[in-house]
RNA sequence: GCCCCCAUAGCUCAGUUGGUAGAGCAGUGGCCUCUUAAGCCAUUGGUGAUAGGUUCGAAUCCUAUUGGGGGCA
Numbered sequence: 001g002c003c004c005c006c007a008u009a010g011c012u013c014a015g016u017u018g019g020u021a022g023a024g025c026a027g028u029g030g031c032c033u034c035u036u037a038a039g040c041c042a043u044u045g046g047u048g049a050u051a052g053g054u055u056c057g058a059a060u061c062c063u064a065u066u067g068g069g070g071g072c073a
Stems, first nucleotide, its partner, number of pairs: 001072007010025004019056001027043005049065005
C1' cells in the first nucleotide's frame, strides 16, 4: 500500500431477504431469611462507532471516516 471481517444496554452476545431493538449476567426495589448468600417477583438502562445518502420507513442497503482484528506484499 491492497483486500476481508467486526463495532447494538455496564459486560457477553442475538436480531437477514428494510417495518421502528431483545436475552443472559450485572444494577435498583420488593418477597423470603435472625443476618448474608441462594431462590422468587417486578423494574431501570441503547443518539445501534461517527457523518452523509437511498426509502413512506434503516441496526439491516450505499458512500466516506474512525477504532479493533486478520490476510497478502
Source information
The prediction has a mean pLDDT of 80. Predicted 3D model of a 73-nucleotide RNA (transfer RNA) from a Patescibacteria group bacterium. Lineage of the source: Bacteria > Bacteria candidate phyla. The sequence is in RNAcentral, with records from ENA.